RNA sequence: GGCUGGGUCCUGCGCGACGGACACCCGUGAACCGAGUCAGGGCCGGAAGGCAGCAGCUCUCAGCGGGAGCGUUCGGGUGCCGCAGUCAACCUGGCCGCC
Numbered sequence: 001g002g003c004u005g006g007g008u009c010c011u012g013c014g015c016g017a018c019g020g021a022c023a024c025c026c027g028u029g030a031a032c033c034g035a036g037u038c039a040g041g042g043c044c045g046g047a048a049g050g051c052a053g054c055a056g057c058u059c060u061c062a063g064c065g066g067g068a069g070c071g072u073u074c075g076g077g078u079g080c081c082g083c084a085g086u087c088a089a090c091c092u093g094g095c096c097g098c099c
Base pairs, nucleotide, nucleotide: 001096002095003094004093005092006091007090008089010085011084012083013082014081015079016078018075019074020073021072022071024067025066026065027064028063034059035058036057037056042051043050044049
């Protein structure tokens, strides 16, 4: 000096952790403006009965709180992860030639 390999760096694809969101489970959740049932009382009726319906109770919408880690999705100064690519730069190894 030439050829070539590996590593760092960079890029892409993928995988996994981490974080967020959604979905999931539980709880709570409407004086009236959700539903059901409607004591008491009220109204209609000669009566039988009917009507509306407050409280209470039940279920639940939005919302709020908690939970778990199966799912979906997003993210990056995530990982001494996997594969591939790559001019240059740095580090390192092998072979050959010359001095």

The RNA shown here (Bacterial small signal recognition particle RNA) has 99 nucleotides and comes from an Actinomycetes bacterium. Rfam family: Bacterial small signal recognition particle RNA. On this family, see Rosenblad et al., Nucleic Acids Res 2003: "SRPDB: Signal Recognition Particle Database". By type it is a non-coding RNA gene. From the family's description: The signal recognition particle (SRP) is a universally conserved ribonucleoprotein involved in the co-translational targeting of proteins to membranes.